Background: Bacterial RNase P class A from a marine eukaryotic metagenome, 312 nucleotides, folded computationally. The coordinates come from a structure-prediction model, not an experiment, and the mean pLDDT is 76. It matches the Rfam family "Bacterial RNase P class A". By type it is a ribozyme. The RNAcentral record of the sequence draws on MGnify.
RNA sequence: CCAGAUAAUCGCUCUUAAUUGAGAGGAAAGUCCGGGCUCCUUUGGACAAGACGCCAGGUAACACCUGGGAGAUGCAAAUCUACGGAAAGUGCAACAGAAAAUUUACCGCCUAAAUUUAGGUAAGGGUGAAAAGGUGCGGUAAGAGCGCACCGCAUAUCAGGUAACUGAAUAUGGCAAGGCAAACCCCGUCUGGAGCAAGACCAAAUAGGAGUUCAAUAGUUAGUCCUGACUGAACUUGGGUAGGUUGCUUGAAUCUUAUGGCGACAUAAGAUCUAGAUGAAUGAUUAUCCUAGACAGAACCCGGCUUAUAGG
Numbered sequence: 001c002c003a004g005a006u007a008a009u010c011g012c013u014c015u016u017a018a019u020u021g022a023g024a025g026g027a028a029a030g031u032c033c034g035g036g037c038u039c040c041u042u043u044g045g046a047c048a049a050g051a052c053g054c055c056a057g058g059u060a061a062c063a064c065c066u067g068g069g070a071g072a073u074g075c076a077a078a079u080c081u082a083c084g085g086a087a088a089g090u091g092c093a094a095c096a097g098a099a100a101a102u103u104u105a106c107c108g109c110c111u112a113a114a115u116u117u118a119g120g121u122a123a124g125g126g127u128g129a130a131a132a133g134g135u136g137c138g139g140u141a142a143g144a145g146c147g148c149a150c151c152g153c154a155u156a157u158c159a160g161g162u163a164a165c166u167g168a169a170u171a172u173g174g175c176a177a178g179g180c181a182a183a184c185c186c187c188g189u190c191u192g193g194a195g196c197a198a199g200a201c202c203a204a205a206u207a208g209g210a211g212u213u214c215a216a217u218a219g220u221u222a223g224u225c226c227u228g229a230c231u232g233a234a235c236u237u238g239g240g241u242a243g244g245u246u247g248c249u250u251g252a253a254u255c256u257u258a259u260g261g262c263g264a265c266a267u268a269a270g271a272u273c274u275a276g277a278u279g280a281a282u283g284a285u286u287a288u289c290c291u292a293g294a295c296a297g298a299a300c301c302c303g304g305c306u307u308a309u310a311g312g
Base pairs, nucleotide, nucleotide: 001312002311004289005288006287007286008285009284010283012023013022014021025295029306030305032304033303034302035301036300037195038194039193040192044226045225046224047223049191050190051189052188053187054068055067056066057065058064069083070081071080072079073078084186085185089184090183091180092179106125107124108121109120110119111118112117113116133151134150135149136148137147138146152175153173154172155171156170157169158167159166160165199246200245201244202243209237210236211235212234213233214232218231219230220229221228253272254271255270256269257268258267259266260265
């Protein structure tokens, strides 16, 4: 990417003068996002609530797609990421372990007196997913970034890059002693509501029904408040109608070619018209071929995501 094919006969729906032409999907599923379209007495402000969260592009738009960056995994080709902030605050981390964030001292090492205390220590060992950065040298009573060298880390400058970032560049600093924000939270950006059973039109029928409560110092109206608009609102009971037309398929459409672009895509030219049902249309039979046919049926339309799926 394809999603059984071809031919004939009868049958069904739309369309046409005419059997004239056409007639379920890659997911039609889920109803998870984004819109088109329609209507609405706030499509005004504030707060709340929700969504998104590296950078640059694409698109009508998006939580989608493309290309990069960083991190992780892998021998590798590659794959994945809920990817702003842990030095604003709060909170969480079982068991083991002495101790898990005000880290301490179980074993050990050193010193003094003495067989039990006191002081120093965090280098060595143990526990653990994780225990005050790593290797080496010096130093010390024994050690320790305690000091030094190299690496790591932080900050700044410079260089490259649109940027995220990168740098075996330069300088300064012994330097935060961690993890979790898919914990609360902080920061930045965005968001009116309802939905084709929206809405419009035609025809017909009925009971201009009845009762109760509140009521302009009040009430209704989009999440709350303010503002705005309106003048009735809520509950109980009873009667009539629920029929038809439209919305309804030419669309941010599909295909081919050329140009531009790494790409998603864009521009231009040309060609094509591919379901519109409404208790719900595409079914049956015969013959042949073969990859021997899975998952599975439109209901306003489109762009995505997710799920199911025989075989080629």